This is a predicted structure of a 361-nucleotide RNA (Bacterial RNase P class A) from a marine sediment metagenome. Of the family's consensus pairs, 94% are formed in the model. The prediction has a mean pLDDT of 77. It matches the Rfam family "Bacterial RNase P class A". Rfam classes the family as a ribozyme.

[in-house]
RNA sequence: CAGGACAGAUGAUCGCUGGUGUGAUUUUCACACGAGAGGAAAGUCCGGGCUCCGCAGGGCAAGGGUGGUCGUUAACGGCGACCGGGGGUGACCCCAGGGAAAGUGCCACAGAAAACAAACCGCCAGACUAUAGGUCUGGCAAGGGUGAAACGGCGAGGUAAGAGCUCACCAGUUCCCCGGGUGACCGGGGAAGCUUGGUAAACCCCACCCGGAGCAAAGCCAAUAGGGGACAUAAGGGGCGGCCCGUCCUGUCCCGGGUAGGUUGCUUGAGAUGGCGGGCAACCGUCAUCCUAGAUGAAUGAUCAUCAUCCGGCGGGCGGUAACAAUCGUCGGAGACAGAACCCGGCUUACGGCCUGCUUU
Numbered sequence: 001c002a003g004g005a006c007a008g009a010u011g012a013u014c015g016c017u018g019g020u021g022u023g024a025u026u027u028u029c030a031c032a033c034g035a036g037a038g039g040a041a042a043g044u045c046c047g048g049g050c051u052c053c054g055c056a057g058g059g060c061a062a063g064g065g066u067g068g069u070c071g072u073u074a075a076c077g078g079c080g081a082c083c084g085g086g087g088g089u090g091a092c093c094c095c096a097g098g099g100a101a102a103g104u105g106c107c108a109c110a111g112a113a114a115a116c117a118a119a120c121c122g123c124c125a126g127a128c129u130a131u132a133g134g135u136c137u138g139g140c141a142a143g144g145g146u147g148a149a150a151c152g153g154c155g156a157g158g159u160a161a162g163a164g165c166u167c168a169c170c171a172g173u174u175c176c177c178c179g180g181g182u183g184a185c186c187g188g189g190g191a192a193g194c195u196u197g198g199u200a201a202a203c204c205c206c207a208c209c210c211g212g213a214g215c216a217a218a219g220c221c222a223a224u225a226g227g228g229g230a231c232a233u234a235a236g237g238g239g240c241g242g243c244c245c246g247u248c249c250u251g252u253c254c255c256g257g258g259u260a261g262g263u264u265g266c267u268u269g270a271g272a273u274g275g276c277g278g279g280c281a282a283c284c285g286u287c288a289u290c291c292u293a294g295a296u297g298a299a300u301g302a303u304c305a306u307c308a309u310c311c312g313g314c315g316g317g318c319g320g321u322a323a324c325a326a327u328c329g330u331c332g333g334a335g336a337c338a339g340a341a342c343c344c345g346g347c348u349u350a351c352g353g354c355c356u357g358c359u360u361u
Stems, first nucleotide, its partner, number of pairs: 001357004006352001008307007016036002019033006038337001042348002045346005050214004063210005068082005083097001084095004098205002103203002105199003120144002122140007129132001152170002155167003171195001173192008218264004227255005236250006271290008309334008319324001
């Protein structure tokens, strides 16, 4: 530096939550048997299954996301292999890795200038007079200076001084050709114009992807209270209208919605383990075996003993020149991060010691 496996074991006692069986005083209780957290159950950051809502199908716009290539997968922003770039002496690691030559914006401080250019010092020519580190006009961008970054580099020619102004070589850009590769791309050759700063997790452009909400989804049963309807008899009671009768309340029965509550969803699944086969790998195929929490204010725990592991003290001590010490006895101590809540595939974060391989000194 990379990878891997593990997350103490056994027994006793007392408990907790489901399952099965038996019994009873049957919404429960007792007894027996058997089961009962993780590598991250965490953060809820991506992707999918499942459920409901929306939607004929397709397209456009808005909004969001992704961004080398080829694979892998149910899918992914994951993973694997490779390409390109960068870091490290190295093992190895990192990349938000399309476009800056479509357009717009921005580039602190410093600096003349942060990009259709410009000139502080400087170089050159001319003019002037106060002859100085002088002033003015014009040419230049080689050198200095500033900066994270300054309009290709170096040499020669050229010039008043200079400059891709010209030329050779080098670097870069665009285009074309040949060869290799599925591809990203790599290797080689040629031409052009001289040369184009950086920034897109800034707007933007290009390509591709995305309907929304979530198990507190959703379905079923359904107390009390309230709502609607029927009857008032073969038994009724009370209020109002003088009685029959009507009406209101009570009474009996029925209906629909639905709260509390219960129940389904709920754990057999893109499942686990092992063998064989394919593939560099991610992963895939096939055969055999196994069933491995399902709680709902929310169980999965506590204590003790023994053994194992590690650390420290003391005593002996193989080995060693010595420092140091294998190993044994004894006493004391330590054991991290963390707790399922519909289920899976990932990512990220937290964390204890152990093992293997490689690198450097």